[in-house]
A computed fold for a 74-nucleotide RNA from a Candidatus Methanofastidiosia archaeon, annotated as transfer RNA. The organism belongs to Candidatus Methanofastidiosia, within Archaea.

RNA sequence: GCCUCGGUGGCUUAGCCAGGUAUAGCGCUCGCUUGGUAAGCGAGAGGUCGCGGGUUCAAACCCCGCCCGAGGCU
Numbered sequence: 001g002c003c004u005c006g007g008u009g010g011c012u013u014a015g016c017c018a019g020g021u022a023u024a025g026c027g028c029u030c031g032c033u034u035g036g037u038a039a040g041c042g043a044g045a046g047g048u049c050g051c052g053g054g055u056u057c058a059a060a061c062c063c064c065g066c067c068c069g070a071g072g073c074u
Stems, first nucleotide, its partner, number of pairs: 001073007010026003020057001028044005050066005
């Protein structure tokens, strides 16, 4: 230098093929339950979807460039 895969709440991750309300688990906060805790149950907060640009009525998803990580080729 080239090729492939990946980057999404604090952590792990679904969704991308085929554009249309951003998922779930753990964690956190509050409540219920308990003599009290843990467990269990319920509710809630928390996301520039790696960055920039383009296409589109509409982009996490399609196109282009770039950054970071893993693997491969030379």